[in-house]
């Protein structure tokens, strides 16, 4: 170099649902649970998605626009970390 097979350790987070609460909703907190995830640690810088209480149009009515609201388990990007190899 090329195939092929095997292969850590000590651990971490926690998706759906579920109970309680907050919250106009998205979504959040916390308990219970594990779908996964090597950054599924943190940050709204940028895409992108999602709710429309206020506000705004229109109307019999329905409705439609809009983030000062969210989503870091969508991406991109910033930082930090733990283990092993060189």
């Nucleotide at each position: 170099c090329u195939c092929a097979a095997g292969c850590a350790a000590g651990g971490g987070c926690a998706a759906a649902c579920u109970c309680a609460c907050c919250g106009a909703a998205a979504g959040g907190u916390g308990g219970g649970g594990a779908c996964g995830c090597a950054a599924a640690g943190c940050c709204a810088c940028c895409g992108g998605u999602c709710u429309a209480a206020g506000g705004g149009a229109a109307u019999g009515a329905a409705u439609c626009c809009u983030a000062g609201g969210a989503c870091a388990g969508c991406g991109g990007g910033g930082u930090u970390g733990c283990c092993a190899g060189c």
Predicted 3D model of an 86-nucleotide RNA (c-di-GMP-I riboswitch aptamer) from Steroidobacter agaridevorans.
Its Rfam family is "c-di-GMP-I riboswitch aptamer". About the family: GEMM was predicted in a large-scale screen for bacterial structured RNA regulatory elements.